[in-house]
Molecule: c-di-GMP-I riboswitch aptamer
Organism: Oceanobacillus salinisoli
This record gives sequence, structure tokens and C1' cells, in this order.
RNA sequence: UUCCGAAAAUGGCAAACUAGUAAGAAAGGCUAGGGCGCAAAGCUACGGGACUAAAGGGAAGGUUUCUCUCUAUAAUAGCCGGGUUACCGAA
Repeated sequence: UUCCGAAAAUGGCAAACUAGUAAGAAAGGCUAGGGCGCAAAGCUACGGGACUAAAGGGAAGGUUUCUCUCUAUAAUAGCCGGGUUACCGAA
């Protein structure tokens, strides 16, 4: 230095759920509580996946409202892979 990861040390993050929040359509985000877990559960939407469909496209009926369906440009880093940075040091 790289791999690796202790019944080690110092710290860190925070699932479900609950309450709140907004120039969110929704998914989701954020704040507080909570703590299932996490050695990158730090950062990054580059590839795949799953989620959502305001807007746009398509379809049937219809005067209209409306119904069905497709699409990410939305969103997820605690789904997987890639990239990138980093604390500690037993075997």
C1' cells in the first nucleotide's frame, strides 16, 4: 500500500411505524420521535431493476365531465452492479 473485517476502540448512519411539513400530480423528499439493521446504509442516476404518470402520445364510447393504456423528463444510492472518497487495525 492492497485485500480483509475483532464479542477491539472512538465515533457515525437510521428501516418499519408515529407526528408534522411544502410553489410535490404522484412516487417520493424534508423535520422531530423511533431503531430494524448497516464497515461505506458516505457521495455519484453511468448500466439494469422496481416505483410513480402531472404532462405528452394512443384507444373505446360520448356534447362534455370521464374510462383504459403507453412513455421518465419525476424519483429511488437502505434493490443490484459500476465510478469515486474515507475512520479504525486484531487475525